RNA sequence: UAAAGUCAAGGGCAAACCUGCCUAAAGGCAGGGACGCAAAACCGUAGGAUCUAAGGUGCUUAAAAGGCGCUAUGAAUAGCCUGGUUGCCAAU
Numbered sequence: 001u002a003a004a005g006u007c008a009a010g011g012g013c014a015a016a017c018c019u020g021c022c023u024a025a026a027g028g029c030a031g032g033g034a035c036g037c038a039a040a041a042c043c044g045u046a047g048g049a050u051c052u053a054a055g056g057u058g059c060u061u062a063a064a065a066g067g068c069g070c071u072a073u074g075a076a077u078a079g080c081c082u083g084g085u086u087g088c089c090a091a092u
């Protein structure tokens, strides 16, 4: 330097849930809290996949209200996968 990854060390992050705020929602931010994670660090203008449906639109109705379906243009999900970039370290 490179590969590999827990039989180490020093550590790091923080699911669900609760509280407050933002948002139409998905979800996000902060505090608490730990299910887990060798990249659970970054990239959503790399490709898929997924979530939501404000707005639009179709159906229902005599007409409405309401309900149901479709749709991303959502600062949506990176802790869904692939990909890209960066990073700690004893033993091998």
Stems, first nucleotide, its partner, number of pairs: 003092001005089001012037002017032006035079001041085003046082003049077002051074001055071006
This is a predicted structure of a 92-nucleotide RNA (c-di-GMP-I riboswitch aptamer) from Desulfosporosinus youngiae. The model forms 91% of the base pairs in the Rfam consensus. Model confidence (mean pLDDT): 85 of 100. RNAcentral records the identical sequence in 2 taxa.